[in-house]
RNA sequence: UUCCGACAAAGGCAAACCUGCUGAAAGGCAGGGACGCAAAGCCAUGGGUCUAAGGGCAAUAUUGCCUACGAUCGCCAGGUCGCCGAA
Repeated sequence: UUCCGACAAAGGCAAACCUGCUGAAAGGCAGGGACGCAAAGCCAUGGGUCUAAGGGCAAUAUUGCCUACGAUCGCCAGGUCGCCGAA
């Protein structure tokens, strides 16, 4: 230095759920709360997934279907930076 990841140490993050705010929604943010996490830090580049406001199509006309330019990095891959150090 790289791989690797302890029943190690220090520190960190925070699922579900609840409350408030926000958003068309998915979701996000803040507080509480811990299921978990060694990148559960960061980047939507590829794939997946969620939503469908706007747009398109249809007609059974307060409806249905399609669509991301929305969202998710706690779905996977890739990129990038980083704490600790037993085997």